Predicted 3D model of a 383-nucleotide RNA (Bacterial RNase P class A) from a Bacteroidales bacterium. The model forms 98% of the base pairs in the Rfam consensus. It matches the Rfam family "Bacterial RNase P class A". About the family: Ribonuclease P (RNase P) is a ubiquitous endoribonuclease, found in archaea, bacteria and eukarya as well as chloroplasts and mitochondria. Its family is annotated with dimeric ribonuclease P complex, ribonuclease P activity and tRNA processing in the Gene Ontology. The coordinates come from a structure-prediction model, not an experiment, and the mean pLDDT is 77. The source organism's lineage runs through Bacteria, Pseudomonadati, Bacteroidota, Bacteroidia and Bacteroidales.

[in-house]
RNA sequence: AAGGCAGGCUGUCCUGUCGCUCUCCGCAUCAUGCGGGGUGAGGAAAGUCCGGGCAACACAGAGCAGCAUACUUCCUAACGGGAAGCCGGCCUGCCUUCAGGCAGGCUGCGAGAAAGUGCCGCAGAAAACAACCGCCUAAGCCCCGCUUUGCGGGGCCGGUAAGGGUGAAAACGUGAGGUAAGAGCUCACGGCAAUGGGAGGUGACUUCCAUUGCGGGCAAACCUUAUGCGUUGAAAGGCCAAAUAUACCGGGGUUUGAGGGUUGCUCGCCCAAUCCCGGCGGGUAGGCCGUAUGAGGCAGGAUGUGAAUCCUGCCCCGGAUAAAUGACAGGAGUCCCGUUUUUUACGGGAUCACAGAACCCGGCUUACAGGCCUGCCUUUUUU
Numbered sequence: 001a002a003g004g005c006a007g008g009c010u011g012u013c014c015u016g017u018c019g020c021u022c023u024c025c026g027c028a029u030c031a032u033g034c035g036g037g038g039u040g041a042g043g044a045a046a047g048u049c050c051g052g053g054c055a056a057c058a059c060a061g062a063g064c065a066g067c068a069u070a071c072u073u074c075c076u077a078a079c080g081g082g083a084a085g086c087c088g089g090c091c092u093g094c095c096u097u098c099a100g101g102c103a104g105g106c107u108g109c110g111a112g113a114a115a116g117u118g119c120c121g122c123a124g125a126a127a128a129c130a131a132c133c134g135c136c137u138a139a140g141c142c143c144c145g146c147u148u149u150g151c152g153g154g155g156c157c158g159g160u161a162a163g164g165g166u167g168a169a170a171a172c173g174u175g176a177g178g179u180a181a182g183a184g185c186u187c188a189c190g191g192c193a194a195u196g197g198g199a200g201g202u203g204a205c206u207u208c209c210a211u212u213g214c215g216g217g218c219a220a221a222c223c224u225u226a227u228g229c230g231u232u233g234a235a236a237g238g239c240c241a242a243a244u245a246u247a248c249c250g251g252g253g254u255u256u257g258a259g260g261g262u263u264g265c266u267c268g269c270c271c272a273a274u275c276c277c278g279g280c281g282g283g284u285a286g287g288c289c290g291u292a293u294g295a296g297g298c299a300g301g302a303u304g305u306g307a308a309u310c311c312u313g314c315c316c317c318g319g320a321u322a323a324a325u326g327a328c329a330g331g332a333g334u335c336c337c338g339u340u341u342u343u344u345a346c347g348g349g350a351u352c353a354c355a356g357a358a359c360c361c362g363g364c365u366u367a368c369a370g371g372c373c374u375g376c377c378u379u380u381u382u383u
Stems, first nucleotide, its partner, number of pairs: 001379010012332007020040001022038007042354001046365002049363005054233004061267005066229005071085005086110001087108009111224002116222002118218003132164002134160003140156007172190006191214010237289004248279005259271004296315008333351007
């Protein structure tokens, strides 16, 4: 310097003319007009995946099931979120006799394998009840040879798991002793697991010592353990006005409770009678609140590794209900292309990505032209 991956920020600004929503003031008006001031769509408004605020109903549990979460501490209204850390895995670099250590980056399927069941294809003798090749072979049996009361060789029987092979993984690793040959059989140094104790840390854990033991992996296999889970959603929920037929028909029910509620089911419990479900039919359907002051934004300071918290000051920044927030012109900025002596300057073009509030907020996930920043990896060049 180029490329790739991951993360973060941004993703237009000014003026003029005209137009639109809401709101305030004034003048007229009697539901409309004119003038002036102010405001007016995002980082995701998307998805509807989590958590809440708010509103209404419920709040009584028990059994069985379902779903979610799962290392520690902290932040937060809360979360399946965020910050920092611990442990494990991977990549790169450096150190190192092996085992391993340090630094940076990425990552998590992070409770439990000593409660139980199950799986690890093919290859291989065998995937935990191991013996294919190999090594040994005293005693016992058979055969052959010889220098014949023994020796040598081979086979059977027997021993072995150190060497070789297969494999991702083969009875913990390296070295020594020992042995018929071998084996933690014994020893030294290590590894892993359990138990006990010491030191450090808020903690997860780290580290040291002692004793005992020695195949692993998978729970994102079933499972076990612990904790938690009410429903609905602004078309929520209220108020005013208007109108009429609490009509007619069918079914169920009235304390022996139809129906409704309680994550799902059952039992139980609560509410409940001019009731509930359905059919046919009649009348009205206009407005107000909720409704925008908030777990709010901006700036500065303080504390903290940080996420964040606190203090001070300033600000008010949409509110529609078929749905407004726009169009045109000029300039600037930015980007692309071309010319030019790199800079620079000139000319042309573009305003481009994803995309549009409908109760509000905090997260997660997904989408994104161009530009900028940070970290890691690869390649090239120079010193």